[in-house]
Context: one part of a larger RNA
Molecule: large-subunit ribosomal RNA, domain II
Organism: Candidatus Aenigmatarchaeota archaeon
RNA sequence: GACGGGGAGUUUGUUUCUGUGGCGAGCAUAACUGCUUACGGCAGGCAUGCGUAGCGAAAGCGAAAUGUGCGUAGCGCAAGUCUGGCACUGGGUCUGAAAGGGCCUGCAGUCACAGCGACAAGACCAGAAAGCACUUGAUCUAACCCCAAUCAGGAUGAAGCGUAGCGAAAGCUGCGUGGAGGUCCGAACUAGUACUGAGCUGCAAAUCGUUUAGAUGAAUUGGGGUUAGGGGUGAAAAGCCAAACGAACGUGCUGAUAGCUGGUUCCUUCCAAAAUGUGCCUUAGUACAGCUCUGUCUGAGAUAGUUAGUAGGGUAAAGCACUGAUUGGGGAGUCAAGGGAAGAAAUUCCCAGCUUCCCUGUCAAACUAAUAAUCUAUUAACGUCUGAGAAGACAGGAGUGAGAAUACCGGGGUAAGCUCGGUAUUCGAAAAGGGAACAACCUUGCCUGAGGUUAAGGUCCCCAAUGCUUGACUAAUUCAUAAAGUUUGUUUCGAUCCCAAGACAGGAGGGGCGUAGGCUCAGAAGUAGCCAUCGCAUAAUCAACGUGUAAUAACGGACCUCUCUAGGAUCGGAGCGGCGAAAAUGGACGGGAGUAAGUCAAGAACCGAUACCUCAGAUUGCGAAAGCAAUAGUGUAGGAAGGCAUUCUGCUUGGAUAGAAGCAUCUGCUUGAGCAGGUGUGGACCGGGCAGAAUAGAAAAUCCCGCC
Numbered sequence: 001g002a003c004g005g006g007g008a009g010u011u012u013g014u015u016u017c018u019g020u021g022g023c024g025a026g027c028a029u030a031a032c033u034g035c036u037u038a039c040g041g042c043a044g045g046c047a048u049g050c051g052u053a054g055c056g057a058a059a060g061c062g063a064a065a066u067g068u069g070c071g072u073a074g075c076g077c078a079a080g081u082c083u084g085g086c087a088c089u090g091g092g093u094c095u096g097a098a099a100g101g102g103c104c105u106g107c108a109g110u111c112a113c114a115g116c117g118a119c120a121a122g123a124c125c126a127g128a129a130a131g132c133a134c135u136u137g138a139u140c141u142a143a144c145c146c147c148a149a150u151c152a153g154g155a156u157g158a159a160g161c162g163u164a165g166c167g168a169a170a171g172c173u174g175c176g177u178g179g180a181g182g183u184c185c186g187a188a189c190u191a192g193u194a195c196u197g198a199g200c201u202g203c204a205a206a207u208c209g210u211u212u213a214g215a216u217g218a219a220u221u222g223g224g225g226u227u228a229g230g231g232g233u234g235a236a237a238a239g240c241c242a243a244a245c246g247a248a249c250g251u252g253c254u255g256a257u258a259g260c261u262g263g264u265u266c267c268u269u270c271c272a273a274a275a276u277g278u279g280c281c282u283u284a285g286u287a288c289a290g291c292u293c294u295g296u297c298u299g300a301g302a303u304a305g306u307u308a309g310u311a312g313g314g315u316a317a318a319g320c321a322c323u324g325a326u327u328g329g330g331g332a333g334u335c336a337a338g339g340g341a342a343g344a345a346a347u348u349c350c351c352a353g354c355u356u357c358c359c360u361g362u363c364a365a366a367c368u369a370a371u372a373a374u375c376u377a378u379u380a381a382c383g384u385c386u387g388a389g390a391a392g393a394c395a396g397g398a399g400u401g402a403g404a405a406u407a408c409c410g411g412g413g414u415a416a417g418c419u420c421g422g423u424a425u426u427c428g429a430a431a432a433g434g435g436a437a438c439a440a441c442c443u444u445g446c447c448u449g450a451g452g453u454u455a456a457g458g459u460c461c462c463c464a465a466u467g468c469u470u471g472a473c474u475a476a477u478u479c480a481u482a483a484a485g486u487u488u489g490u491u492u493c494g495a496u497c498c499c500a501a502g503a504c505a506g507g508a509g510g511g512g513c514g515u516a517g518g519c520u521c522a523g524a525a526g527u528a529g530c531c532a533u534c535g536c537a538u539a540a541u542c543a544a545c546g547u548g549u550a551a552u553a554a555c556g557g558a559c560c561u562c563u564c565u566a567g568g569a570u571c572g573g574a575g576c577g578g579c580g581a582a583a584a585u586g587g588a589c590g591g592g593a594g595u596a597a598g599u600c601a602a603g604a605a606c607c608g609a610u611a612c613c614u615c616a617g618a619u620u621g622c623g624a625a626a627g628c629a630a631u632a633g634u635g636u637a638g639g640a641a642g643g644c645a646u647u648c649u650g651c652u653u654g655g656a657u658a659g660a661a662g663c664a665u666c667u668g669c670u671u672g673a674g675c676a677g678g679u680g681u682g683g684a685c686c687g688g689g690c691a692g693a694a695u696a697g698a699a700a701a702u703c704c705c706g707c708c
Stems, first nucleotide, its partner, number of pairs: 001708001003706004011121005017115007026050003032044005054061002064089001067088004074081002090105006124263004131253004136248001142227009151217001153185003156181001160177007189214003194210002197208002229245001231241003266643006276289005290400002292397006301385003305382008318368002323364003328359007338351005403427010432443003447617007457607003460592003466604001468603006479594001485579003489576010506563005512536003517531003542557001545556003619632001620629003644697001646694010662681008
């Protein structure tokens, strides 16, 4: 890992509700007793329980044997009547001075069985780390005690002693001797430093190799003993206490508990969510509400849409009358302090400042004089749903309470596939077609089979359908990613000016005189700087726009003429383009390719879904059926309904050695769980119907066991 087998909402008690049945203002017995038969029944048992009256803390007091109206079903030809129902009215009691208010009131319960829930229990199954109690452990290891054992060889050379010398002495020195030491080197022995070597399904659940530390000591070792689990022992690492110790192991409490994780077994039909609010030591949970399912009651209206009317409002946009912010100009007033001017000073004038008025230019979530659309409420009409049961009420069962994306409107944030809100849609729980692929985007909401028509999106090939028609644009492979900015790319629109009395661009020529204007200056001649900027001759010519010189000179420019010839110059807008433009394996319009098969504006055809239409069938709802519905159909959590299969029991009815079950294979039928038949094998039991009872269905739980 495959296969086979096992494997999870059970049982008991109490209880609400629902269904069926018995009896009914009552119903039922419990323990127990008796009698029978065999494991059931009959009879008793009237304790007790629930119900029949409530209100009140209590003392206590104590209710409609129907008075009125409406009205569903039913009945009736009709008028109508009217069980159930509803509304008045009346009554009991409590409170209160009263008014008023609270609860109750015109009778239905109870027992049994079955079922969905609730509560208590292990309570659907599996799963902790833990907690407590009582044992067992010191053959591992820690410390200690007793009895024992072991430590090659070499080195060093303490005290003491001897002797010699010196000294007044204390003593000192030399040479020997001696043999101390948690002394040195180094085997055994003990350890385990480094290679972070080998090995790492190993030789080995700690080994192997080389290297290394200690090696007469706080040394090492054998045998025997002592200390035990909140305890021991510890030269202390929370180390060690029998290969996992921040509290050993075993057993028990024990099926500990788990708001957490995983798993939870056949089919079909109908309906169908939530990811929100409030509270909670609450945010992985839970209670109530919301949304959902089922049933009952009732009995006629409901209203998501459209249009119109009425009412409400203060948002978008806008505006500046208010509150604030804010540009420039003008008028008036004020002006203590500031700046300037005049004056001997007093003082005066100007500027700045402040206040106010007028004109002008801008802003606001917490500004609004004025003010939309949408929206909200309501009325009417249309539409839609509705006796095949609307709205409403009641009872029972849930799940959910981590949401997400897109569009628009907001708060936070540089931003985010970010975060917190609102409205709508979708996904969640939605298949199909399109978007290359792609929960959420676009089309569209799915029973089965057959045929047709469209939607979104497409029509050169991959690939179904146009190399379709008309007119433009683009040359960038733009299309087929992006901004501010930039662009004599190109198309187009508008405005102003010049132009056959010749524009613009190019070429040729001229570009003067007074004069080197005056001043300044070493110089200043158009061209350092300051002042002025005239006149004359002219087709035109600057008291000069640049380069240049020490200053001149020289070269251009303005300006004029000639030549040439027909448009030219400037500004503003629009379309399609260019640049701006950087990412890591080798490239992506989906690809090939395309100059349209790109873009813009029109048009015609075609393709294309489970959409729409037609036919047939099955189901759903209603109905006894026939039939009906101007036809309902997705579905997670979840609710409801109806079935299939397995084992056993009772009753009944069948099959089987002329071959049962089981197994293998084939065939047929049903929407499905499944059912039926043939053949082979097998060799003795097995089915159908109606009821009943369940250890009643496996693919999953790192599930358990077996086998391969």